[in-house]
RNA sequence: GCAAUCUCGAAAGCGCCAGCCCUCGCUGCAUGCGAGGCGACGAGGAAGAGGGAGUAUCGAAACGUUCGGCGGAUGCCCUCUCGGCCGCUCACGGUCGUGACGGGUUGGAGCAAAACCGUGGAGUGAUCUGCGGGACAGAGGCCAACCCGAUGUGGGUG
Numbered sequence: 001g002c003a004a005u006c007u008c009g010a011a012a013g014c015g016c017c018a019g020c021c022c023u024c025g026c027u028g029c030a031u032g033c034g035a036g037g038c039g040a041c042g043a044g045g046a047a048g049a050g051g052g053a054g055u056a057u058c059g060a061a062a063c064g065u066u067c068g069g070c071g072g073a074u075g076c077c078c079u080c081u082c083g084g085c086c087g088c089u090c091a092c093g094g095u096c097g098u099g100a101c102g103g104g105u106u107g108g109a110g111c112a113a114a115a116c117c118g119u120g121g122a123g124u125g126a127u128c129u130g131c132g133g134g135a136c137a138g139a140g141g142c143c144a145a146c147c148c149g150a151u152g153u154g155g156g157u158g
Stems, first nucleotide, its partner, number of pairs: 014071004019067001021037006041059003047081006082097005087157006101149008116133007
C1' cells in the first nucleotide's frame, strides 16, 4: 500500500425513553401480559485544543405531553495555541474572532417553521409522512442618531 472481516462514525434546538397518556393483540372483559405509538415549531449561535460548572439565547404555537426523565450540544467560565486591533516591531497587558473595540438608549429596514386550510401516501390502529396554499415573531446581527468606556506600559524604530 492492497484485500477480506469486524467495530465505530454521519444528526446538534439534536438524539433517546424506564413514568404518564394513547393504540393493537391475547380477548368476551381488564387493574394482567405482550407488541407498538406519542414525547420541541422554527430563528440565532463554532478560530483550534483541553478542562470545568450545569435550568445554554430568542420568540411562535399549543393547552394531556413543547409534561416528566436521560444523554449530548455551536452558549458561559478557565488554561494553552493561532490570528485581528491598540502607528511599525518585540515583550507584557487589554480586547476581540477573520464582518476580529466594548456597552447603553431610541428609531428603522429585513427575516421563520410548525400551527391552520386543501390533498395524497403508509399502518388493523394509536400515529407517521409527502405535496400544495397562505400568513404571522422575537433575540442576535445590520443601518441611523445620541451617550458612556477603552484605544495601554516598556525597549527599539519611523

A computed fold for a 158-nucleotide RNA from an Acidimicrobiia bacterium, annotated as glmS glucosamine-6-phosphate activated ribozyme aptamer. It was read from a public genome assembly, where an Rfam model found it. Of the family's consensus pairs, 86% are formed in the model. Its Rfam family is "glmS glucosamine-6-phosphate activated ribozyme aptamer". About the family: This entry contains a glucosamine-6-phosphate activated ribozyme that is found in the mRNA for GlmS. GlmS is an enzyme that uses fructose-6-phosphate and glutamine to generate glucosamine-6-phosphate. The ribozyme catalyses self cleavage of the glmS mRNA that is thought to regulate GlmS activity. It is annotated as a riboswitch. Rfam links the family to the GO terms regulation of gene expression and catalytic activity.